Predicted 3D model of an 83-nucleotide RNA (transfer RNA) from a Calditrichota bacterium. The organism belongs to Calditrichota, within Bacteria.

RNA sequence: GGGGAGAUGCCCGAGCGGCCAAUGGGAGCAGGCUGUAAACCUGCCGGCUUCGGCCUACGGAGGUUCGAAUCCUUCUCUCCCCA
Numbered sequence: 001g002g003g004g005a006g007a008u009g010c011c012c013g014a015g016c017g018g019c020c021a022a023u024g025g026g027a028g029c030a031g032g033c034u035g036u037a038a039a040c041c042u043g044c045c046g047g048c049u050u051c052g053g054c055c056u057a058c059g060g061a062g063g064u065u066c067g068a069a070u071c072c073u074u075c076u077c078u079c080c081c082c083a
Stems, first nucleotide, its partner, number of pairs: 001082007010026003018066001028044005046055003059075005
């Protein structure tokens, strides 16, 4: 230089244009069990809330669309192959 794959919550990871504050696991918090701990089980796990909902989020910035984590452009970064 050419080609390809990827970047998602604290971490790992799934994700179809609408059913997404986003599957699942880990970590964390609370509780149960246990003599204690581990293991196991349950709930919570972005913020606010009048609990109806609202707001902000999927690498950065733009765009398309009624609607974008998902499509398009560009930039940054990571990995693989070829040279």